[in-house]
RNA sequence: UUUCGAAAAAGGCAAACCCGUCGAAAGGCGGGGACGCAAAGCCAUUGGGGCUUAAUUCCGGCAGAUAACUUCCGGAAAAAGCUUGCCAGGCUGCCAGA
Numbered sequence: 001u002u003u004c005g006a007a008a009a010a011g012g013c014a015a016a017c018c019c020g021u022c023g024a025a026a027g028g029c030g031g032g033g034a035c036g037c038a039a040a041g042c043c044a045u046u047g048g049g050g051c052u053u054a055a056u057u058c059c060g061g062c063a064g065a066u067a068a069c070u071u072c073c074g075g076a077a078a079a080a081g082c083u084u085g086c087c088a089g090g091c092u093g094c095c096a097g098a
Base pairs, nucleotide, nucleotide: 002098003097005095012037013036017032018031019030020029021028022027035085041091042090043089046088047087048086049083050082051081056077057076058075059074060073061072063070064069
């Protein structure tokens, strides 16, 4: 330097769940807690997948107005929201083997 994670050491992160908090939600953050993780470190303004449905658009209903239309309720579509602990890609990095 390249490749790799069998065993080991030092240390690291923290799923579900609970509490608090922010958010329309998905979800985020803080504390507790450990299922797991060799990149479970960073990038969502790199691509795909997944989640949500506020704005927006459309449909239906009650009411108001009646020219257009509007409040409310229900439904559908819909990322510019979210996810890197779904996968790939990029950048960086500890220890050990070859």
This is a predicted structure of a 98-nucleotide RNA (c-di-GMP-I riboswitch aptamer) from an Armatimonadota bacterium.
The model forms 95% of the base pairs in the Rfam consensus.